This is a predicted structure of a 1679-nucleotide part of an RNA (large-subunit ribosomal RNA, half A) from a Candidatus Altimarinota bacterium.

Context: one part of a larger RNA
RNA sequence: CGUAUACAACGAAUACCUUGACUGAUAUGUCCGAUGAAGGACGUUAUAGGGUGCGAUAAGUCUCGGCGAGCUCCCAAAUAAGCUAUGACCCGUGAAUUUCCGAAUGGAGAAAUCCAUCCCGCUUGCGGGAUACCAUGAUCCCAAAUUCUUUGAUACUAAGAUCAUGGAGGGAAGUCGGCGAACUGAAAUAUCUCAGUAGCCGGAGAAAAGAAAUCAAUAGAGAUUCCCUUAGUAGUGACGAGCGAAGAGGGAAGAGCCCAAACCACUUUUAGUGGGGUUGUAGGACUCCAAUAUCUGGUUUAUUUAUAUAGAGGAAGGCGCUGGAAAGCGUUACCAUAGAGGGUGAUAGUCCCGUACUUGAAAUAUAAUUAAAUCGGUAGGAUGUUCCUGAGUAGGUUCGGACACGUGUAAUCCGGAUUGAAUCCGGGAGGACCACCUCCCAAGGCUAAAAAGCAUAUCAGAUCGAUAGUGAACAAGUACCGUGAGGGAAAGGUGAAAAGAACCCCGGGAAGGGGAGUGAAAUAGAACUUGAAAUUGUAUACGUAUAAGGAGUAGGAGCUCUUCGGAGUGACUGCGUGCCUUUUGUAGAAUGAGCCAACGAGUUAGCUGUAUGGGGUAUUGGUUAAGGCAGUUUCAGCCGAAGCCGUAGCGAAAGCGAGUCUUAAAAGGCGUCUAUCUCAUGCACUAGACCCGAAACCAAGUGAGCAAACCAUGGGCAGGUUGAAGCGUCGGUAAAACGCCGUGGAGGACCGAACCAUCAAGUGCAGCAAAACUUAUGGAUGACCUGUGGUUAGUGUAGAAAUUGUCAUCGAACUUGGAGAUAGCUGGUUCUCUCCGAAAUAUAUUUAGGUAUAGCCUCUAGUUACUAGCAUGGGGGGUAGAGCACUGUUUGGGGAAGGGCGGGAAAUAACUGUACCAACUCCUAGCAAACUUCGAAUACCCGUGUGAAUGUCUAGGGAGUCAGGCCAUGAUAGCGAAGUACCAUGGCCGCGAGGGAAAGAGCCCAGACCACCGUCUAAGGUCCCUAAUAUCAUCUCAGUGGCAAACGAUGUGAGAUUGUUUAAACAGCCAGGAGGUUGGCUUAGAAGCAGCCACCCUUUAAAAAGUGCGUAAUAGCUUACUGGUCGAACGAUUUUGCGCGGAAAAUCCAACGGGGCUUAAGGUGAUAACCGAAGACGUGGGCGGUAUUUUGUUUCGGCAAAGUAUCGCGGUAGGAGAGCGUUGUGAGAGCAUUGAAGUCAGGCCGACAAGGUUUACUGAUGGAGCGACCACAAGUGAGAAUGUUGGCAUAAGUAACUUUAUUAAUGUGAAAACCAUUAACGUCGAACACCCAAGGUUUCCGAUCCCAUGGCAAUCAGGGUCGGGUUAGUCGGUCCUAAGGCGAGGCUGAAAAGCGUAGUCGAUGGACAACAGGUUAAUAUUCCUGUACCACUUUUAUUAGUGAUGGCGUGACGCAUUUGGAAAAUGAACUUCCGGUUAAUGAAUUCCGGGGCAAGCUAUUAGCUUAUGCAGAUCUAGGUAAAUCCGUUUCUGUUCGCGAGUAGUGAUGCGUAUAUAUGUCUACGCGAGUAGGCAUUAAAGUUCUGAUUCAGGUGCCAAGAAAAGCGUCUAAACUUAUAGUAGAAGUGACCGUACCCCAAACCAACACUGGUGGGUGGAUUGAGUAUAUUAAGACGAAC
Repeated sequence: CGUAUACAACGAAUACCUUGACUGAUAUGUCCGAUGAAGGACGUUAUAGGGUGCGAUAAGUCUCGGCGAGCUCCCAAAUAAGCUAUGACCCGUGAAUUUCCGAAUGGAGAAAUCCAUCCCGCUUGCGGGAUACCAUGAUCCCAAAUUCUUUGAUACUAAGAUCAUGGAGGGAAGUCGGCGAACUGAAAUAUCUCAGUAGCCGGAGAAAAGAAAUCAAUAGAGAUUCCCUUAGUAGUGACGAGCGAAGAGGGAAGAGCCCAAACCACUUUUAGUGGGGUUGUAGGACUCCAAUAUCUGGUUUAUUUAUAUAGAGGAAGGCGCUGGAAAGCGUUACCAUAGAGGGUGAUAGUCCCGUACUUGAAAUAUAAUUAAAUCGGUAGGAUGUUCCUGAGUAGGUUCGGACACGUGUAAUCCGGAUUGAAUCCGGGAGGACCACCUCCCAAGGCUAAAAAGCAUAUCAGAUCGAUAGUGAACAAGUACCGUGAGGGAAAGGUGAAAAGAACCCCGGGAAGGGGAGUGAAAUAGAACUUGAAAUUGUAUACGUAUAAGGAGUAGGAGCUCUUCGGAGUGACUGCGUGCCUUUUGUAGAAUGAGCCAACGAGUUAGCUGUAUGGGGUAUUGGUUAAGGCAGUUUCAGCCGAAGCCGUAGCGAAAGCGAGUCUUAAAAGGCGUCUAUCUCAUGCACUAGACCCGAAACCAAGUGAGCAAACCAUGGGCAGGUUGAAGCGUCGGUAAAACGCCGUGGAGGACCGAACCAUCAAGUGCAGCAAAACUUAUGGAUGACCUGUGGUUAGUGUAGAAAUUGUCAUCGAACUUGGAGAUAGCUGGUUCUCUCCGAAAUAUAUUUAGGUAUAGCCUCUAGUUACUAGCAUGGGGGGUAGAGCACUGUUUGGGGAAGGGCGGGAAAUAACUGUACCAACUCCUAGCAAACUUCGAAUACCCGUGUGAAUGUCUAGGGAGUCAGGCCAUGAUAGCGAAGUACCAUGGCCGCGAGGGAAAGAGCCCAGACCACCGUCUAAGGUCCCUAAUAUCAUCUCAGUGGCAAACGAUGUGAGAUUGUUUAAACAGCCAGGAGGUUGGCUUAGAAGCAGCCACCCUUUAAAAAGUGCGUAAUAGCUUACUGGUCGAACGAUUUUGCGCGGAAAAUCCAACGGGGCUUAAGGUGAUAACCGAAGACGUGGGCGGUAUUUUGUUUCGGCAAAGUAUCGCGGUAGGAGAGCGUUGUGAGAGCAUUGAAGUCAGGCCGACAAGGUUUACUGAUGGAGCGACCACAAGUGAGAAUGUUGGCAUAAGUAACUUUAUUAAUGUGAAAACCAUUAACGUCGAACACCCAAGGUUUCCGAUCCCAUGGCAAUCAGGGUCGGGUUAGUCGGUCCUAAGGCGAGGCUGAAAAGCGUAGUCGAUGGACAACAGGUUAAUAUUCCUGUACCACUUUUAUUAGUGAUGGCGUGACGCAUUUGGAAAAUGAACUUCCGGUUAAUGAAUUCCGGGGCAAGCUAUUAGCUUAUGCAGAUCUAGGUAAAUCCGUUUCUGUUCGCGAGUAGUGAUGCGUAUAUAUGUCUACGCGAGUAGGCAUUAAAGUUCUGAUUCAGGUGCCAAGAAAAGCGUCUAAACUUAUAGUAGAAGUGACCGUACCCCAAACCAACACUGGUGGGUGGAUUGAGUAUAUUAAGACGAAC
C1' cells in the first nucleotide's frame, strides 16, 4: 500500500413528521383620505435586542355586554414590584388619546428637521387655535374705461378682502378611454402578422353598454350585458402566412324613464323660474268634449323578525395482559339527530376540546316586514285651417381611422380639412346605385340585475412535504450586492415530560473530555429523530519491495478463521486497449464527466382532425351544450335536441334526381350509400409544446459621486537662465531712418522640483495592484494643473477625432419588462424483455450538414398463386475481343501523275538527270471512347415447367434514412499518383461478435438464443514462447527467407543452340615473333605505333606495312601468330530456378512478433497425420412463427394449458408487442411497541430480465407507521447536458504569508521572536512629522476576555463584553447672493408634462465680535484663571428730527513684473546672563542646555496721496415720487486720512528646570531602598540674514461676479414715538465639536506597495521645497 471484516469520524441523503405554502368551492365585503390616508420615522414594559401591540393617557384609558379564577404579550426564562369575587386577565360593541414625517397644507428643506407670524389663555414660558394652492358660490370694498342724466351721481366689472362648500393623495387585479412598439410568423422580405398585444398616461368603483333614425324579409322580433350554438361557416387575404363575423335558435338576468321645443304664467326681461309636454299606426301644443279614479316610488322615525360581530347547554367504559406510557390485544358493556376532526406518554364514538341538535345580545351593523309623517310620479276621446318636434347638424368632396371586411362594387360608424340640406306633403335604414316595398325617427340626457377582479372567513383536495411547496414553514423582501433603478439567498425536527446532566476528576479554561446522576433510550447531550454515499481513520486476517497491471475474468497452490455448510486472502497461469456522444470510422492523442448524494427533459389544453382498439345505442337513427332541478356522510343523478353528424347524388348554377353533368350525338366524368356517441392509444394541428443555450430587436425607466465638454466660484506652480517692444544718453540725418551703449522685463521662451503626463525597457501576469512598481522620459505662466457646486443621456450626449468617453460595461450604457423572442445549429433525454429490421439513393428546392414526395423498414387488414430463384424454349442488341472495307490515323517498300532542284538553251516549250517531295494504286506492318465488312460471355425481356416457413401485390397507421467507408472487378478524371475524386456490379464494415493476418472497422474463414473440463472441421498452422509433425525429393549460403528499381556481375542449379578438342583443344610454362622497309606522303624528325594514303611482296612452323607500353626520333618491352611442353576437356550465345550488388536518418537493437533457425525451424514439389472458431454435430434447456391434436373455459368471435411436426431466435436508426418498479387514490384481506418505514449486512427466489423476498428468510440499527390482490391517476425510473445545489477529495502539508532591521535583559502569564519596561541598533524627516476640509460614524478613553477577526502566536488590538467621553454670544452653521434648481399667476403641449415672471432655495465667494495660560484617562479659542470685544433688552441722564422692502455711495474684484519696510517670522554668529557639568584620573577661560509670551488699549513708523484727492460752502430740467444724499456747476481750504510693522501697556501676571535643591504625598518592600505625583526655585543685549507677508509702482490686452452688510438721503408715518451719546443692570437660544484624516478608521471586496483638496514645514551642503546627512517628532510595518 491492496482486499475483506469489525468499530469509529466527517457528512446530511433516506424514512417518518408539519407550524408553511398551492389550487379551488361557498359566504360576506368591495374603498381609505384635509375629522390628515396608504406607508413610514422615533418612541413606549422594572430589565439590552428582535417581533407584535400601542402613542407622551404610549403591550395601554373609559363604557356596555360575555366569561368566571387566576393574571401582568411572544422569542424567553428569572428576579423584583403589583392587579384580582367591589369580578382581574381574556373575548366582543361603542368611545377617548393618537409624537414627527408623509397629499403635507404657515415659510423652507438633504422626508421624519430648521425658521416663523397673528390671536387667546394662564401657572410667564408654556399650552391651545389660525395662517398652502385651485375651483365654485356668497358678502364686503369697489379703480379706469363705459353708461346715464348733465358736471355730479349711478351701475357693472377687473383687482383686493372675508366666509362657505368641494378638490388634491393612495390602492393588487379587473374595467373604460388617450398614445402605442418590436422580437416573431410568412422557412428571405416591404403590404400583412405578432397586435390595438406589451408598455406609459387619464378616469370611475365595479366599469362600459342600454330603452331602436335596431334587426329582419313579405313571416316576424322588440333596450343592454353574459353563456352555449350558429362556425372555423359567410367572407377577407402578396386570395400567401393568416384573420374571421352576423341574423336566427337555446339559456342567465330582466325595468324602464327624464329633458329641449311649441303654448301659458311670473320676472331682476339678450338671462331665468314655474306650469305644460316627451313621440312613428306619428306625437304634442292650440280648439272642443269627458273624468277627479287607480297604481307606484324615495326619504325620515318607530315596530317586529332574521343574520353578523362575544357566548351557553350538549349522550355514552370498565377490568385483565404487554409496556416507560394503553388509546393496542383479550374480555365484557353503553351512547348515537353525536362513528367530522384534533389532542392526550403507541392506534380512543363513550378521557379532553369538540361534533349532531338546542339556545343566546346591553351595543353596533345589514336585510326584510309593518305603521306613521313627508316629498313625488302616473290616465281618456275628437277635428286638422295654424304652431313645435334637438343645424354649421345630416349629407357631399378629399384624407385617415373603426367595422371579421387590407379601397375593393364597399354600404355602415367616427374624425381632420372643405362645403352644406330638408322640416311631417319631412327624414334615415334595408352592403355600390335606382325604383317599389318594409322597418325606424338622428343631431339632448339618466338607468339596477345577470357579468370581471381582489380581500377576508369557513370548508375541501387521487396538490407539495424542507434542493419540494410562495423568493420566504426560521428576526424574509431579511442578510448581502449595486451610485441608482434594481437584484436577492441560506437556514425546520432533543425528549412523553427539561427530568437540559447536582457533585468529583483532567485541563489555563465558560474549550473539550472522563466518572456520577436523569431517562424506556444519552451512539436521544443541546454541532441533539433516523443517520446512506463520497471522504478520513483505528484494529485484525491474508497478500505485497525485479514488478509493466483499462485492474477484471477463468483456473488456482498456500495461509487465516469456522457453527465443518463454508468465509477471507490470492502466489502463479490463460484471455483482456473504460463509458457516453458524434461519426465513413474512436482505446483513441476528437467531445463530456474530479467523486458522491438529491434535483434534472415528449407534458397539458382543445365538445380540433385522422387511424386503430374497447364500450353504449341503432338499422334509420346517434348525441347533448350552456343552463335548470331536488337531495346528500360532496358525490353522483335527473331534466335540457338549441345545435351537430348520418339518412342522395350530380351540376358553376337554374335545376333534375338513382341518377346527373358536358353534348347535336356518340362517348366519358362523378355517383347508385351506412352510422353515431364516448373512453383509451399512435400521429398531426394550434398553443413555449422534449429540455437547456444566443448574438440581437423594442418599450418604460435609472445613471455625469468614474471619465468628456461647458457654467459659477476658489486654489496652486522651489529655484535658475535668456533679454522682445518701449524708454534714455551718445553717434547719425536737412529732418527722419539707422547704429552703439544703457535701461527695461516681453514670451502658448529655455533648464529644472512640487504638480500633471506616460515615449521606452525591465519586473509583475494566480500580481502589492481587475493597469501597479523600478529606472529613464515629456510639459512645468499656460490651449496649464486642481478643489467645490452645477448643466448636457442612450434613435441621445461629450469629443484638439482614437469608433474615443458616457460609474472596472460601449460600432450604440445599465435596469426591468415584451419573454419561455427566435435558433433548418450544438449538447442532453432516466427501467426490462420478445419479434422484425433499414438508409446514406432518385427528383425538386435562395437547395446542398435542412425539407417534401418516391425508394428501402415495420404493424394491421385483405387479395392471389401471380414473386425471387432454378431448368428449358424464344428474342433483340453492338459491349469485351477482333479487324482495317468505311471514318480517321500510321511503318517500310514498289509503281506513279504532279511538283521541286539540276543539265541543255539567250529564254520558254520539248527532252533529259535526280541519294528531293509526292496524290493515287499495290504489297507489308499497326492504332481508335465519339471507326465496324465482324462479334461473344454475362445482363435484360417473353413463354413453359418447377417453386420457400412464406414472399410479392393492394389499402391503411407509424417511422427512420438524403455526410457513407474500404476491398475486388469494369470505366472516367488525375501523373494508368493518392488511405484522391466520381459512376457501375458484388462483398464486407456501417448495424457483426467468434477464428486467422503479432497487434488492425472494410482482407481470409465464419453469421453469436442459453449451458457443457464433449466430437469433427474452415481459414491458418504443428522447434520453444503457443494447441498440433513426420517422411521423400530438390534448391538457397544471401540470415536470402524476414522491404525496393533501372542497371551491373565468370554466384549457383536446370535446360536449349552453336563451336574448338588425343591429327592434342583451353589455360599456364619454354621459345620464336623475321626480310623488302625508316612503305609513301607529311614533318625539324615520323623508323609498325602524331596525322593522311595504301596495306603489297618475300622467308617461314609462324610473324600485322602492326594490339598496347615506350623514345625528340630511333632503341627497348609486349600482343596477334607459330613451335615445344602438358594430356582432356575447353569456349561462345541464349532460356530459366534460387541468390549478390545497387540499399543513407534521425533515443542501442527495431524491415521474422521474440527466442532462435542453415541436408532449416528458409524456398519448391509430394505424401500421410494432427491442431484449430460462438461454424457443423452431440446432450440438456428457454423463447418465437406456422400447421395440427387433446383438455379446460367462453360473451361462441376466441382465449389458456399441455403435446406432436417443422422452421427460426447477431443487430444501430426505427416499427410492433409483453412486462417490472416508484408516488398517490378507490375498494379491501391484513401486519405493527412481543417493534412499522428507513438504514447496514447476509441468505434465498426469478435455470440471476426490470426485480422480488411480511403472510410464506436471518441478524443489527431504528422507534411509528405500513400494506398484498384487483383497478385507477401520474411532477413515474439518470451516468453523462463545460447540467443545478450541497458535501467531500486531489494537487499538498506544496505555493504563499503584501517593498525596508532588528538584538538583549527584566516583567506578566498556562504558554512570550511578537505585549510592557529598559538598553542597544536601524528607518523617515517638503515626511513615515503636525493641523484642517471631505468621507467614515464611536474606530476615542478605561476595565476585562481570547471562540471567531489579525495572513504565525498573542497575555496584545482599530477584535468581544461592560462602563465612560464631545460643554462655545466671539470657531463653523444660522445672514447675503453666483452658476444652477424649484416656481403663485402665465405661455405651450394627446395625457404625463415642458418653459418661465414675481418670488424662493442654492457656497466653492461676501459679511461677521477672543486671546494667552492652565486643566482630563478621554474635550477645549467651548471648562477654569486672567485680560478683552460684539449685539440686544431694561433703566437713568442728556441730545434732536427720526424713519424704507425706495434713491445714491461703498461693498467691488484681471494678469505679469518690480520696488520698499534701518520690516516680521525664522535661523545663525558674537558677547556675557542663568543653570548644570555624576563615578577613579585628567581637562573647567572647557562642554551641554536655556534666556518665551497673545488679543485688546494707547502712541507711532516706512510708504501712499500735492490733486481728476480730501474737507467746507454753493448751483440744480438728472437719479420712475421726494431728498439736505448722489450726480452736475462754481468757489474756498490743505496734512487730514490710510497703513503691514514697531514701541509702551496688557504683565507685581503666565510660562519654561526628565537639571538642581528643599518640602510633602502615594505604591511596593521586613528593611536598606525603588518607582512616581505635587508645591517652591533662574536668566538679555548686539550684529547679520530675510520672505511667497504688507504697502506701493510700472507694463500689457484677453479689459477682469452678484447681493446682503455698512454709510447717507428723504417718502409714508411718528413727535409720550424713534434715534444718538454716556453710565448702570441684565440676556446671548438652537445644531456641529470624540477619534482617523497621504490613512490599518476615507475610495479601492482585504489591516491592499494604488488614489485623495488645503495649511505649517528647522539645521549643514546648496541657486533651491533638488540631492545627501540630520533636529523636533514618528516608526521598526503582525510569520
Its mean pLDDT, the model's own confidence on a scale to 100, is 80. Its Rfam family is "Bacterial large subunit ribosomal RNA".